[in-house]
């Protein structure tokens, strides 16, 4: 000096005016009052007023309702081992696999040697697999061709002891060597494919193969050492050599009750509802209409008229008295219970935030001390001018909190690696 | 604010590990016809986007983009 890597902070500053939104404290006005005090609206004075993501809702808790002997299934999550935390799929340390010279990064990172399922095309074969080309001919069949062949079977020539002896053909067969098919053996070669039965070399074999040896790789079992533990070294045995897919079913092991502040509480108009409480479900008589009955006659519903009573009202300021009206499953009074609208609470002091010390590699926990730091409920951060600079990205709370994840102009500060150079 | 579900030529869609991703309508281009419709033959696929698993991915997983519906 460059390249790079990791961890962490900031998110334009600074000042005026004039606005929005909670809180507290005075003032003034209306209003309600049981006279203590309350509700509202107007202005004053003082604090206070988005994030690192408030975002996505992927996870985890708290908080509340609801359900719930327990135990199993089942669904759904989760997956190296320790540790941290209310918890988690997060965060720390370590391990293993990979990537990178490194400093560091990435890994849904349990089980394929329990079972089932899939592996398209292409190949012969795709899983307790397969024989297309090649290579084999040792063993078996079948055939042809060459050679052979003691004795034996026709035929024939020769000897001579007259039935032997020798030699020749020729047949059938047998043997042997080749070739040919058939039915093997063989995973060394060649071809296919993401993948094809561990690699080298010696030896064996008909050819070949871990088929047997030597090494070298994995894999199991045993049994040492070192670690808390995933796991790391070694020593021996076993020719074990066992494909890959579980982000397919599935197996092990652990976790999970649903639901979500529009959760839920409290207050509670108004319509519907219930109860209660008022003097009409009172008496006569007609009509209509229907039931019963042989008729007489009895019910039952709806309706006029009239009478007693009861409310109201007027003559009339009371009373009688008298006229009008009204007179029941409504109204009206009151209680009652759920509960609309509407209030009010849930709400923001809380697994806070700062700082000193201490444990602890670290996450993160203890002790002290200090701080208060948005809470609306159609929704508040805002506009303008001045100054300065690197010229401002992504975005804005909505019960509240730890994680992830995504987007983000730029700048700032620390650790480390690697490269050139100078001392 | 919460919760649940979708995305496959312009349209409507089938496809739920496997070869060049079925089918309809549309539009284009030729054939036919004096010209047209009808008819017939052919073209038209970043499967929302990125990442991963797996030999292979529209299909399995995950992260973002868009989009509908429910609850007061």
């Nucleotide at each position: 000096g460059g390249a790079g890597u990791g961890a962490g902070c900031c998110a334009g500053a600074c000042g005026a005016u004039c606005g929005c939104u909670g809180u507290g404290a005075g003032u003034g006005g209306a209003g309600g009052u049981u006279c203590g005090c309350u509700u509202c609206c107007a202005g004053u004075c003082a604090g206070g007023g988005a994030g690192g993501a408030a975002a996505g809702u992927c996870c985890g808790g708290g908080c509340u309702u609801c359900a719930c002997a327990g135990g199993a299934c089942a669904c759904g999550g989760u997956g190296g081992u320790g540790g941290g935390u209310a918890a988690u799929a997060c965060c720390c340390a370590c391990c293993g696999u990979u990537c990178g010279c490194a400093a560091g990064g990435a890994c849904c990172g349990g089980g394929a040697a329990a079972g089932u399922g899939c592996c398209a095309c292409a190949g012969a074969a795709a899983g307790u697999a397969g024989a297309c080309c090649g290579c084999c001919a040792a063993a078996c069949g079948u055939c042809a061709a060459a050679g052979u062949c003691c004795c034996c079977c026709u035929c024939g020539g020769g000897g001579c002891u007259u039935g032997c002896c020798u030699u020749g053909a020729a047949g059938a067969g047998g043997c042997u060597u080749u070739g040919a098919c058939g039915a093997g053996g063989u995973a060394a070669g060649g071809g296919u494919g993401a993948a094809a039965c561990g690699g080298u070399g010696c030896g064996g074999u008909a050819a070949g193969a871990g088929c047997g040896c030597a090494c070298c790789a994995g894999c199991g079992g045993a049994u040492c050492g070192g670690g808390u533990g995933a796991c790391c070294g070694g020593u021996u045995c076993g020719g074990c050599u066992c494909g890959g897919u579980a982000a397919a079913c599935c197996c092990c092991g652990c976790c999970g009750g649903a639901a979500g502040c529009a959760a839920g509480a409290c207050c509670a108009a108004g319509c519907a509802g219930g109860g209660c409480g008022u003097a009409g479900a009172u008496c006569g008589u007609c009509a209509u209409g229907u039931g019963g009955g042989a008729a007489a006659c009895c019910g039952c519903a709806u309706g006029g008229c009239g009478g007693c009573g009861c409310g109201a009202g007027g003559c009339u300021g009371u009373c009688c008295g008298u006229c009008u009206c009204g007179u029941a499953c409504a109204c009206c009074g009151u209680c009652c219970g759920g509960g609309u609208a509407g209030g009010u609470u849930g709400c923001u002091u809380g697994a806070g935030c700062c700082g000193u010390c201490g444990a602890g590699u670290a996450a993160u926990c203890g002790c002290c001390g200090g701080c208060c730091u948005a809470g609306a409920g159609a929704a508040a951060u805002g506009a303008u001018c001045g100054u300065c600079c690197a010229c401002g990205a992504c975005a804005a709370a909505a019960c509240c909190c730890g994680g992830c994840u995504u987007a983000u102009c730029g700048g700032c500060u620390c650790g480390c690696u690697c490269c050139g150079c100078g001392u | 604010g919460g919760c649940u579900c979708c995305g496959u030529g312009g349209c409507c869609a089938a496809g739920u590990g496997g070869c060049u991703a079925a089918g309809g309508c549309a539009a284009c281009g030729g054939a036919u016809u004096g010209c047209a419709a009808a008819u017939c033959c052919g073209u038209c696929a970043u499967c929302g986007u990125c990442g991963g698993u797996u030999c292979g991915a529209c299909u399995c997983c995950g992260a973002c983009c868009g989009g509908a519906g429910c609850c007061u």